[in-house]
RNA sequence: GAAGCUAUCGGCAAUGGAUUCUGCCGGGCCGCGAGGCCGAACCGCUUCCCCCUGGAAGCUGAUGACUCCUACUCACGA
Numbered sequence: 001g002a003a004g005c006u007a008u009c010g011g012c013a014a015u016g017g018a019u020u021c022u023g024c025c026g027g028g029c030c031g032c033g034a035g036g037c038c039g040a041a042c043c044g045c046u047u048c049c050c051c052c053u054g055g056a057a058g059c060u061g062a063u064g065a066c067u068c069c070u071a072c073u074c075a076c077g078a
Base pairs, nucleotide, nucleotide: 009026010025011024012023013022016069017068018067020065021064027038028037029036030035044059045058046057047056048055049054
């Protein structure tokens, strides 16, 4: 000096928020700097028509998972 590993930190996981946990991503360019322009993880499922990645029909869910709150819906009671 380089690479790898570990720790820490940031982001993401089909409709809002939080705790905890799990998984995934964490690079590039410009700039003295602040910052700017991009990239990655991510953007649900089934069937049929049709080969365009377009059309039609249908299904589950405010969780990636647990719990709670909020919004929506249904039933009962005051």
The RNA shown here (Fluoride riboswitch aptamer (crcB RNA motif)) has 78 nucleotides and comes from Ensifer aridi. NCBI's taxonomy places the organism under Bacteria, Pseudomonadati, Pseudomonadota, Rhizobiaceae, Ensifer. The prediction has a mean pLDDT of 75.